[in-house]
The prediction has a mean pLDDT of 87. A computed fold for a 348-nucleotide part of an RNA from an uncultured bacterium, annotated as small-subunit ribosomal RNA, central domain. Rfam family: Bacterial small subunit ribosomal RNA. RNAcentral holds the full RNA, with entries from ENA.
Context: one part of a larger RNA
RNA sequence: CUGGGCGUAAAGGGCGCGUAGGCGGGCAAUCAAGUCAUAUGUAAAACCGCAGGGCUUAACCCUGCGCCGCAUAAGAAACUGAAUGUCUUGAGUGAGCUAGAGGUAAGCGGAAUUCCCAGUGUAGCGGUGAAAUGCGUAGAUAUUGGGAGGAACACCAGUGGCGAAGGCGGCUUACUGGGGCUCAACUGACGCUGAUGCGCGAAGGCAUGGGGAGCAAACAGGAUUAGAUACCCUGGUAGUCCAUGCGGUAAACGAUGUUCACUAGGUGUAGGGGGUCUGACCCCUCCUGUGCCGCAGCAAACGCAAUAAGUGAACCGCCUGGGGAGUACGGCCGCAAGGUUGAAACUC
Numbered sequence: 001c002u003g004g005g006c007g008u009a010a011a012g013g014g015c016g017c018g019u020a021g022g023c024g025g026g027c028a029a030u031c032a033a034g035u036c037a038u039a040u041g042u043a044a045a046a047c048c049g050c051a052g053g054g055c056u057u058a059a060c061c062c063u064g065c066g067c068c069g070c071a072u073a074a075g076a077a078a079c080u081g082a083a084u085g086u087c088u089u090g091a092g093u094g095a096g097c098u099a100g101a102g103g104u105a106a107g108c109g110g111a112a113u114u115c116c117c118a119g120u121g122u123a124g125c126g127g128u129g130a131a132a133u134g135c136g137u138a139g140a141u142a143u144u145g146g147g148a149g150g151a152a153c154a155c156c157a158g159u160g161g162c163g164a165a166g167g168c169g170g171c172u173u174a175c176u177g178g179g180g181c182u183c184a185a186c187u188g189a190c191g192c193u194g195a196u197g198c199g200c201g202a203a204g205g206c207a208u209g210g211g212g213a214g215c216a217a218a219c220a221g222g223a224u225u226a227g228a229u230a231c232c233c234u235g236g237u238a239g240u241c242c243a244u245g246c247g248g249u250a251a252a253c254g255a256u257g258u259u260c261a262c263u264a265g266g267u268g269u270a271g272g273g274g275g276u277c278u279g280a281c282c283c284c285u286c287c288u289g290u291g292c293c294g295c296a297g298c299a300a301a302c303g304c305a306a307u308a309a310g311u312g313a314a315c316c317g318c319c320u321g322g323g324g325a326g327u328a329c330g331g332c333c334g335c336a337a338g339g340u341u342g343a344a345a346c347u348c
Stems, first nucleotide, its partner, number of pairs: 003320004007302002012316001014200004021193003025087004030082002033080002035076002038073005048066007090190001091187003094183005102176007109153001114148007124135002161168002205246006214240002219235004257315006265293011297304002321348003330341004
């Protein structure tokens, strides 16, 4: 380079926005860059391909043609392209309606745990397989009243909803992003994808300042055990929380990139529209999302099956035996931890 692939065998980038590039809807007419055909020139010989010939054959040798490449000239116009006009179905805007834990900020609420104060009350409490460490006559546990503080929001709650992903769940307010349905008024291909880039990105971690109820790496003690640097128990510091900044990873998973079109059905659920009947229901039907079952087809099988892993198209990312190794070296990034890019020797 070509090929074959990427749910589970190696392989989909964590997710988005978007630059270059690649690709791109209907109709009409124009040009002729790509494309096609003709002619001329050139494309050394050898080699190579085809046909024929010469050494008894072959290798070998000889002859002819080809070696569609390049340039020029005059042509063709279906397709691609360029530029022009036009269209509305792709895309977007508008109007009406609409569901939602989508995001950010502020405020508020109740239950529970812990602690403090006070009352009642007395000898235990706690914990386990059983215990002990621990707490308690300086009055604990239990119970009642009052107070402080932090964190999380029971029921509703649902293979329910929203978000590009990470993720989002008490209530109220303010600001704000996206989506769905209906109408078909407007723009008129404005589209798809997207190397580099930019942004977002769970948990843990880092920096500075705050906060600290519960939980709890590390750590201490008690048990268990042959030992027990564990599992169990009693404690307990970072951390978990807030603000600002850094970091940039994950089984970041549907282990399934994004977009478009097409390809039997059945059934549930969420949001909306139309119709029949109208009394809300019920029933029929359309769109969008989310589940299950299932035909064709696909698949090594498992399974997937209109939310495809089916049938096609466009673009990007990635794979190419196991170990060495996501290591070393170098580059870039980071305060650091480390991240990213990413080998080879050797070995099976």